Small-subunit ribosomal RNA, 5' domain from an uncultured Prevotellaceae bacterium, 529 nucleotides, folded computationally. Its mean pLDDT, the model's own confidence on a scale to 100, is 80.
Context: one part of a larger RNA
RNA sequence: GGAUGAACGCUAGCUACAGGCUUACACAUGCAAGUCGAGGGGCAGCAUGAGAUUAGCUUGCUAAUCUUGAUGGCGACCGGCGCACGGGUGCGUAACGCGUAUCCAAUCUACCCAUGGCUUGGGGAUAGCCUUUCGAAAGAAAGAUUAAUACCCAAUGGUCUGUGUCGGGGACAUCCCUGUCACAGUAAAGAUUUAUCGGCGAUGGAUGAGGAUGCGACUGAUUAGCUUGUUGGCGGGGUAACGGCCCACCAAGGCGACGAUCAGUAGGGGUUCUGAGAGGAAGGUCCCCCACACUGGAACUGAGACACGGUCCAGACUCCUACGGGAGGCAGCAGUGAGGAAUAUUGGUCAAUGGGCGGAAGCCUGAACCAGCCAAGUAGCGUGAGGGAUGACGGCCCUACGGGUUGUAAACCUCUUUUAUGCGGGGAUAAAAAAGGCCACGUGUGGCCUCUUGCAGGUACCGCAUGAAUAAGGACCGGCUAAUUCCGUGCCAGCAGCCGCGGUAAUACGGAAGGUCCGGGCGUUAUCC
Numbered sequence: 001g002g003a004u005g006a007a008c009g010c011u012a013g014c015u016a017c018a019g020g021c022u023u024a025c026a027c028a029u030g031c032a033a034g035u036c037g038a039g040g041g042g043c044a045g046c047a048u049g050a051g052a053u054u055a056g057c058u059u060g061c062u063a064a065u066c067u068u069g070a071u072g073g074c075g076a077c078c079g080g081c082g083c084a085c086g087g088g089u090g091c092g093u094a095a096c097g098c099g100u101a102u103c104c105a106a107u108c109u110a111c112c113c114a115u116g117g118c119u120u121g122g123g124g125a126u127a128g129c130c131u132u133u134c135g136a137a138a139g140a141a142a143g144a145u146u147a148a149u150a151c152c153c154a155a156u157g158g159u160c161u162g163u164g165u166c167g168g169g170g171a172c173a174u175c176c177c178u179g180u181c182a183c184a185g186u187a188a189a190g191a192u193u194u195a196u197c198g199g200c201g202a203u204g205g206a207u208g209a210g211g212a213u214g215c216g217a218c219u220g221a222u223u224a225g226c227u228u229g230u231u232g233g234c235g236g237g238g239u240a241a242c243g244g245c246c247c248a249c250c251a252a253g254g255c256g257a258c259g260a261u262c263a264g265u266a267g268g269g270g271u272u273c274u275g276a277g278a279g280g281a282a283g284g285u286c287c288c289c290c291a292c293a294c295u296g297g298a299a300c301u302g303a304g305a306c307a308c309g310g311u312c313c314a315g316a317c318u319c320c321u322a323c324g325g326g327a328g329g330c331a332g333c334a335g336u337g338a339g340g341a342a343u344a345u346u347g348g349u350c351a352a353u354g355g356g357c358g359g360a361a362g363c364c365u366g367a368a369c370c371a372g373c374c375a376a377g378u379a380g381c382g383u384g385a386g387g388g389a390u391g392a393c394g395g396c397c398c399u400a401c402g403g404g405u406u407g408u409a410a411a412c413c414u415c416u417u418u419u420a421u422g423c424g425g426g427g428a429u430a431a432a433a434a435a436g437g438c439c440a441c442g443u444g445u446g447g448c449c450u451c452u453u454g455c456a457g458g459u460a461c462c463g464c465a466u467g468a469a470u471a472a473g474g475a476c477c478g479g480c481u482a483a484u485u486c487c488g489u490g491c492c493a494g495c496a497g498c499c500g501c502g503g504u505a506a507u508a509c510g511g512a513a514g515g516u517c518c519g520g521g522c523g524u525u526a527u528c529c
Stems, first nucleotide, its partner, number of pairs: 001529004006525005013381005019374002021339001025337003029334003034081003039078002042074002046072003049068009088292003098216007107209002112205004117200003120154004130143005160185005166179005190197002218264003225255003230252004235247003267289004271282004294315005317328004345371001347370003353367001354365004384415004394406005420466006429456001435450007473518005478499003484513005494501002
């Protein structure tokens, strides 16, 4: 000198963009993952229709009550898909965790796309509803009854799987690809407004995931030996898959001064800061990967988890209790307490972008987009411009009836209105998509038209009016280092980054005047180069 997710002191007009806990400490409250009635039985609540009764009466209308799932729809329930994404944090991890390169002839992949097939016949339950019981509650049990795109059985089936037989081809290799025949095994689901949406198995793709290997990246030898499933083999189990991943048997190996083992520290990278570079330091915001979800362990479901807002067990803590027993997990968004020098609102909207479900309308979305707070950062604008000497008054200084400086600075004259205040205009960001209609090709694409949709927000922006009006400070002035005089103090009070100032003429302390530097900031502290 540059830099910072900074803090502190003094000061502070506006706009844009980006940013904002240190304690992986504990958490009140609200919200953050639902959706589908075009899968199903149903009907608690709402609305509509129908029927009955009663009342008022204008004799066919109103009101009330009851019945009816008949219709719209729909709480709870069964079922499907999603909840493994998105969002947070950096505890752990020195590891194929990450980066880069290669390989899987050792692998899986829901939804999506393409191709070509199939979608047959039956059955038994169960939740809900109802009845009963236990319990303070959380909840649980028994009985009866019922549906499905829930579950089960059977049929059929191939470019499916397994075994056997006979061939052909390929490869670095344990092997791989492919043809014939025989045997065995394995599928499906319907809905409806008839338009479509689905279901099953097969092959290929896309996407995502899993595994293996080379190389790369911290410190310590005041850590020198480490290892028994350890290293390898044969056989098995397990897995989507290879493998001591696990097991039985056999052999005695394997790693290490090219640093094993142990200990300490640490998420990794793209990147960021600095530097002419080499290098050094850092890994906050954004992107990719990993790990974690009160602490430890475990599996279930599923295409995918060993699962932040799922389950089970153990532990600590908090809460409820009728003392028998139960409930909970903000390292999601806000917010609270504690800690700290220190870091924000218990805000708005799904309008856009994106995600989940749905045929769609749509619903959900603290993702996201916006707004609020904070000079904590970067950039831009302003606090006026021109003229104006009697060089005014006042202040300060001196060699003091005088002069110097503050200083064109002020007053005064002319001008402007960014900004400010007031009034008025103003739908840029939004045009797609969806819905409806028409046309073309031919069954979901394209084109045209109509209608609807803006949180921010009466915001940005624009115009008019008023009037210099609403807006400047901080540090420093002995040398380093740009900028000096007077007064006070008298080794006192104090200053100080280093050298050092202060004991009666202090350019170094305190004040004043003047000056220097930077400027909506300026200094100090901390850390890195």